This is a predicted structure of a 365-nucleotide RNA (Bacterial RNase P class A) from Motilimonas pumila. Lineage of the source: Bacteria > Pseudomonadati > Pseudomonadota > Gammaproteobacteria > Motilimonas.
RNA sequence: UGAGUUGACCAGACCGUCGUCGCUUACCUUCAUUUUGAUAGGUAAGGGGAGGAAAGUCCGGGCUCCACAGGGCAGGGUGCCAGAUAACGUCUGGGGGGCGUGAGCCCACGACAAGUGCAGCAGAGAGAAGACCGCCGAUGACUUCUUCGGAAGAACAGGUAAGGCUGAAAGGGUGCGGUAAGAGCGCACCGCGCAACUGGUAACAGUUUGUGGCGAGGUAAACUCCACCCGGAGCAAGACCAAAUAGGCUUCCUUAAGGUAUGGCCCAUAUCGGAAGCGGGUAGGUUGCUUGAGCCUGUGAGUGAUUGCAGGCCUAGACGAAUGACGGUUCACGACAGAACCCGGCUUAUCGGUCGACUCACCUC
Repeated sequence: UGAGUUGACCAGACCGUCGUCGCUUACCUUCAUUUUGAUAGGUAAGGGGAGGAAAGUCCGGGCUCCACAGGGCAGGGUGCCAGAUAACGUCUGGGGGGCGUGAGCCCACGACAAGUGCAGCAGAGAGAAGACCGCCGAUGACUUCUUCGGAAGAACAGGUAAGGCUGAAAGGGUGCGGUAAGAGCGCACCGCGCAACUGGUAACAGUUUGUGGCGAGGUAAACUCCACCCGGAGCAAGACCAAAUAGGCUUCCUUAAGGUAUGGCCCAUAUCGGAAGCGGGUAGGUUGCUUGAGCCUGUGAGUGAUUGCAGGCCUAGACGAAUGACGGUUCACGACAGAACCCGGCUUAUCGGUCGACUCACCUC
């Protein structure tokens, strides 16, 4: 200098005017009233007002209500090990596997040696596999010859998994021995399994030791098994105040006249009217609502995620739902995108820019 990897940060800037949603203070009117309080309205001033993802609503937790002795079944989820955390499917560190020259990146990565299932096409054979081609002819049968001991031939039975062929995959690899031909059939080395030992908290690792000829191909985001976790619904949760209309309950009043019901009739009872009170609940209003697993700075512990301590700060809270409009200056000409109970993550979208650490190539000293 060029090409990259990774972590953190910014998300046009400034000024003026008007507007909009909360907050604080002061004053005025109003209401209640013992000083005074703040029910309602208004005026003025001051200060605040979206994000790194506010998004998807995919996980986890707080909070709220309901349910709940304990245990189990069913159902769902997670899945190498250790740690962090309120918790997690997140994060950190480590192990194993894969990719990259490298910095580094990616992986649901328990068990198929408990059982069950599945595998198109091709192929002889696809799971204690399989004789299609090939190889063999030891053994039995066959043909020819024979010195009658046997020899040769052919390949019927048969043997054979070396070689070929099919396939993603054909039941360890190479070599030597062995054999009729072959074969872990035997042996050496390599690989694999199991056990021990050593190191490590563990996952796991080892040029270690012993042992097994290897019986056990793949697939569990297939059923399943093992280990662990999970009660349900959600701020339209929930709590409080509380009209009109209709209905409910209680008490009282008026008429004492009437209607209806019980009854053949009378008496009687109930009901039909009005008023007051009570309670449920709807509209509506208030609250939940933003001080929180909070942010910043310093410092201690830790490889790190994270956490202890000290100091400082308050940073939107709407509900027909605010953050906009206009003008000016300027630059590198501005992406994705708008809070709705809160928080921790993940995933997805995103113009461009800044800084730190690191890698590779080339050049120079």
Its mean pLDDT, the model's own confidence on a scale to 100, is 76. It matches the Rfam family "Bacterial RNase P class A". It is annotated as a ribozyme. Rfam links the family to the GO terms dimeric ribonuclease P complex, ribonuclease P activity and tRNA processing. It is recorded under the gene name rnpB.